[in-house]
RNA sequence: GCCGGGGUAGCUCAGUUGGUAGAGCAGCGGCUUUGUAAUCCGCAGGUCGCGAGUUCGAUCCUCGCCCCCGGCU
Numbered sequence: 001g002c003c004g005g006g007g008u009a010g011c012u013c014a015g016u017u018g019g020u021a022g023a024g025c026a027g028c029g030g031c032u033u034u035g036u037a038a039u040c041c042g043c044a045g046g047u048c049g050c051g052a053g054u055u056c057g058a059u060c061c062u063c064g065c066c067c068c069c070g071g072c073u
Base pairs, nucleotide, nucleotide: 001072002071003070004069005068006067007066010025011024012023013022019056027043028042029041030040049065050064051063052062053061
């Protein structure tokens, strides 16, 4: 330099014929217990890597850039 995969909640990851986002764990509160843990219930947490374009509307499509992983030279 070229090719492929990935970047979404604190962490691990889902999510798409385009209609503004979810799970598990972690956190906080409650229930329970003599107390802790566990169970159960609830809550909070996101500029969906950055910018531009298309569109009534973009996590999703197009282009550029940045970062991570793998391959080729």
Annotation
Transfer RNA from a Patescibacteria group bacterium, 73 nucleotides, folded computationally. Rfam family: tRNA. The family's RNA type in Rfam is transfer RNA.